[in-house]
RNA sequence: AUUAAAAAAGGUGAUGGAGUUCACCUAAAUUGCUGAUGAGCUAAUGACUCCUGUCGGAUU
Repeated sequence: AUUAAAAAAGGUGAUGGAGUUCACCUAAAUUGCUGAUGAGCUAAUGACUCCUGUCGGAUU
């Protein structure tokens, strides 16, 4: 220096943060849907809960 394995750790899950949990990845996992195109639509969760932001309604 290269290769392989193991351990520890880390990362990811279409728009922010945190906790819990599940799954996946080891340089990948991941990067929504419709439409030929122009363009359009839903959503702050993978799932649950809370906070923040956004939209709609009601009350004061």
This is a predicted structure of a 60-nucleotide RNA (Fluoride riboswitch aptamer (crcB RNA motif)) from Acetobacterium paludosum.
Its Rfam family is "Fluoride riboswitch aptamer (crcB RNA motif)". Gene Ontology terms of the family: positive regulation of gene expression and response to fluoride.
Its mean pLDDT, the model's own confidence on a scale to 100, is 80.